[in-house]
RNA sequence: AGGAAUAUAGUAUAGUUGGUAGUACAUGGGUCUCCAAAACCUGUAACCGUGGUUCGAGUCCACGUGUUCCUG
Numbered sequence: 001a002g003g004a005a006u007a008u009a010g011u012a013u014a015g016u017u018g019g020u021a022g023u024a025c026a027u028g029g030g031u032c033u034c035c036a037a038a039a040c041c042u043g044u045a046a047c048c049g050u051g052g053u054u055c056g057a058g059u060c061c062a063c064g065u066g067u068u069c070c071u072g
Base pairs, nucleotide, nucleotide: 001071002070003069004068005067006066007065010025011024012023013022019055027043028042029041030040031039048064049063050062051061052060
């Protein structure tokens, strides 16, 4: 330099026909306990950025940024 993949809570991830953003761990509160742990209930928290298409975008398109891989 050329090509490809990928980006979703603090972490790991699902979301595949475009139609309510979920799960686990972690974390806050509570129940239980003499106290704690475990267990159970419950709360908070996320779509990489900017545009475009669409009634509607995590999803489709363009550009950019980060990461990974391939070719030289």

Predicted 3D model of a 72-nucleotide RNA (transfer RNA) from Blastococcus fimeti. Its mean pLDDT, the model's own confidence on a scale to 100, is 81. Its Rfam family is "tRNA". It is annotated as a transfer RNA.